[in-house]
């Protein structure tokens, strides 16, 4: 100093829910609010799951807090 890993400090986000606002619809967004998380930071690339049109072949959209991948990242014990 890197890499694995996840004890301490220091912080970070922020589900469900309620409220407004977009959207046709998933679902987003911004306040409240914490179930949870060491990548609950970013990419939709494969895969899964919604959702809408539909000539049932498929297109478009959505979800990264399904799962796998890629990339960036605080701290530094055993």
């Nucleotide at each position: 100093u890197u890499a694995c890993c996840g004890a301490a400090a220091g912080g970070g986000c922020a589900a469900a829910c309620c409220u407004g606002c977009c959207g046709u619809a998933a679902g987003g967004c911004a306040g409240g609010g914490a179930c949870g998380c060491a990548a609950a930071g970013c990419c939709a690339u494969g895969g899964g799951u919604c959702c809408a049109a539909u000539u049932u072949g498929u297109u478009g959209g959505a979800u990264c807090g399904c799962c796998a991948g890629g990339u960036u990242a605080c701290c530094g014990a055993a």